Context: one part of a larger RNA
C1' cells in the first nucleotide's frame, strides 16, 4: 500500500446496496417453523322431508385410509476419507412426473373409531360388544416381465369415488297408458385413482485413475490382514459375512502413528509465479443432547419419529412419567464482539387437494446497527488594504482572513400539504411491503464536521508551561531551563461522515 463477518477511542445528517455470535457442537422459558385430503371411509352436530326405516343439505374432523414429515431450514462436531475435486466405468435402485403396451374378474374376515366398563396422580392403558373402506387377505387370470438348458412353473389390481347418460324395474300422487318427479339398476375408462410390463427425464447407490496439510525429535505396519474355492447377505460389485485353502498385502516416490482440518466453485492480495483464506451465495460432504439400533417407507438408519443406555433439566399422589432451538425470533451463559420474542402468503418456490382453498419463521419485506461498499449534502456570488476578538511581534506589524458581518440567490436535503405507482402472472379479483418509492406546491441558509497528525522516515511551525520529571514513541529516538518530538493555545497539513488505534493475511 490493499483487505477485514472485525472490535476499540472521539465523531456522527441522508440515501441505496450488502453482511451481522469468528468465541461455548454451551445451556436453554415462552410462541410460533409439517401439514393436507370429506371428490377413500365409518362417524358426530343441526336443520328440513316422512308414521317410521331412512332420505336430503349444511357442518365438524378426534379416528381407519392416502400422500407428505428422507424436501425446504441450520451447524462444521468428526472426517486426512473415494470426504471432496475431476475424468472415466459397471454389477444397480427409483415415489411423484412424461410416453407406450395390456389389464382392471369372484370371494372373503377383521379392526379402530363408538358404546359399555375397568386401572392410574398424570403420561397412557385393558377387557367386552358393534362397524366401514381406495386398510388386509383368498381364489381366478399371465406376457415382452422373472426363474430354467428346456419341457414347464411363478408373480397383480381399488368397477374405488367423481361425473354423464338411458329407461327395460319399482315408488309417489293424477290418470288408465302416458307425460312428471325420485329410487335403484344399468351403461360409458369420460375425470381422478389401481395393476403389470416397456422407454424417458430428473433424483440416488457402487468402482477406479489423478490433484490437494504438518511432523521421521513416529520405520516398519496387517490374521479378515492380501488371494481364492463354497455359501450367506444386498437394490448391486465387493472379506461385505463366514467356512475351508494358499501366505500374502502396504512402506523411504514416507506405510503405520501423531497433530491439525468439513471438500470445492472461489475471497484477499501480487505485473505475475505464487501466498493466505474457504463469512455471505452456489455444488458436495457430515451432523442433529451424548453413544447404539433398527422400524416404516420408493428413499432414513430419520433436526421439530420409535427403542435401549448414559449425562442433564422439569412434573408427580413417589408407584411413574415429560424434554432435546446446530431452525425463526428472543434468554442466560462465554467473549473485544455480533441485531426484533415484527409484517404478509402480495410475489417466488414447497407439501397436500379434482378444486376452492389450507399450511410454509422456505422466501418477500419491514426494524436495529456508519459493519463494508457507493452516492449526496452541510450552502453559493459578492463582500475591508482588512472590523471586533485570539495568537505572534523586533510594538512598526502579522496571521487566523472573504473567514465573519452585511447584501442577493437557490432549495439538494429538511419540515408541511396535495398526488401516488410498477411490482398481478390471470378478461374479474387479488400488493405485506406502503400512503413506500416518485412527482408536485409552500416555508426558510434554514436540520447537518468531526478525526487524527505537524523532529526524520512524512505533508505540516511558533509561543508558553515543565526542567531525564511529568510524559512521548511504528523505527531511529525525545525530555537533565530557550523541548518545531511532553503538557497547552494560535497557526498549519491530511482525510472526512468519518477518522485513528488493535488485531490478522498478502
Nucleotide at each position: 500500500g490493499g483487505a477485514u463477518g472485525a472490535a476499540c477511542g472521539c465523531u456522527g445528517g441522508c440515501g441505496g446496496u450488502a453482511u451481522g455470535c469468528u468465541u461455548a457442537a454451551c445451556a436453554c422459558a415462552u410462541g410460533c417453523a409439517a401439514g393436507u385430503c370429506g371428490u377413500a371411509c365409518g362417524g358426530g352436530u343441526u336443520a328440513g322431508a316422512g308414521c317410521a326405516a331412512u332420505c336430503u343439505a349444511a357442518u365438524c374432523u378426534a379416528g381407519u385410509g392416502g400422500c407428505g414429515g428422507a424436501c425446504g431450514g441450520g451447524u462444521g462436531c468428526g472426517u486426512a476419507a473415494c470426504a471432496c475435486g475431476u475424468a472415466a466405468g459397471a454389477a444397480c435402485c427409483u415415489a411423484c412426473c412424461u410416453u407406450u403396451u395390456g389389464g382392471a374378474g369372484g370371494g372373503g374376515g377383521a379392526u379402530a373409531a363408538c358404546a359399555u366398563u375397568g386401572g392410574g396422580a398424570a403420561a397412557c392403558u385393558g377387557a367386552u360388544g358393534c362397524u366401514a373402506a381406495u386398510a388386509c387377505c383368498c381364489c381366478g387370470u399371465a406376457a415382452u416381465a422373472c426363474u430354467g438348458a428346456g419341457g414347464a412353473g411363478u408373480u397383480a389390481a381399488a368397477a374405488g369415488c367423481g361425473g354423464u347418460u338411458u329407461u327395460a324395474u319399482c315408488u309417489a300422487a293424477a290418470u288408465u297408458a302416458u307425460a312428471u318427479a325420485g329410487a335403484a339398476a344399468g351403461a360409458c375408462a369420460c375425470g381422478c385413482g389401481c395393476c403389470a410390463a416397456g422407454a424417458g427425464a430428473g433424483g440416488g447407490g457402487c468402482u477406479u485413475g489423478c490433484g490437494g496439510c504438518u511432523g521421521a525429535u513416529u520405520a516398519g505396519c496387517u490374521a479378515g490382514u492380501u488371494g481364492g474355492g463354497g455359501a450367506g447377505g444386498u437394490a448391486a460389485u465387493g472379506g461385505c459375512u463366514u467356512c475351508c485353502c494358499a501366505a500374502g498385502g502396504c512402506c523411504a516416490c514416507g506405510a503405520u502413528c501423531a497433530g491439525u482440518a468439513g471438500c470445492u466453485g472461489g475471497u484477499c492480495u501480487g505485473a505475475g509465479a505464487g501466498g493466505a483464506c474457504g463469512a455471505u451465495c452456489a455444488g458436495c460432504c457430515a451432523c442433529a443432547c451424548u453413544g447404539g439400533g433398527a422400524c416404516u417407507g420408493a428413499g432414513a438408519c430419520a433436526c421439530g419419529g420409535c427403542c435401549c443406555a448414559g449425562a442433564c433439566u422439569c412434573c408427580u399422589a413417589c408407584g411413574g412419567g415429560a424434554g432435546g432451538c446446530a431452525g425463526c425470533a428472543g434468554u442466560g451463559a462465554g467473549g473485544a464482539a455480533u441485531u426484533u420474542u415484527c409484517c404478509a402468503c402480495a410475489a417466488u418456490g414447497g407439501g397436500c387437494g379434482a378444486a376452492a382453498g389450507c399450511c410454509u419463521g422456505a422466501u418477500g419485506g419491514a426494524g436495529c446497527a456508519a459493519u463494508c461498499c457507493c452516492g449526496c449534502g452541510u450552502g453559493g456570488a459578492g463582500g475591508a488594504a482588512g472590523a471586533a476578538g485570539g495568537c505572534c511581534u523586533g510594538c512598526g506589524g502579522g496571521u487566523c482572513g472573504u473567514a465573519a458581518a452585511c447584501u442577493c440567490c437557490u432549495u439538494u436535503u429538511c419540515u408541511c400539504a396535495g398526488a401516488g405507482a410498477a411490482g398481478a402472472a390471470a378478461u374479474u379479483u387479488u400488493g405485506a411491503c406502503g400512503g413506500u418509492a416518485u412527482c408536485u406546491g409552500a416555508g426558510g441558509a434554514a436540520u447537518a464536521a468531526g478525526c487524527u497528525c505537524c523532529g526524520g522516515c512524512u505533508a505540516a511551525c511558533c509561543a508558553u508551561g515543565u526542567g531525564c520529571c511529568a510524559g512521548c514513541a511504528g523505527c531511529c529516538g525525545c525530555g537533565g531551563u530557550a523541548a518545531u518530538a511532553c503538557a497547552u493555545g494560535g497557526g498549519g497539513a491530511g482525510c472526512a461522515a468519518g477518522c485513528g488505534u488493535u488485531a490478522u493475511c498478502c

Model confidence (mean pLDDT): 82 of 100. A computed fold for a 506-nucleotide part of an RNA from a freshwater metagenome, annotated as small-subunit ribosomal RNA, 5' domain. Rfam family: Bacterial small subunit ribosomal RNA. Its family is annotated with structural constituent of ribosome and ribosome in the Gene Ontology.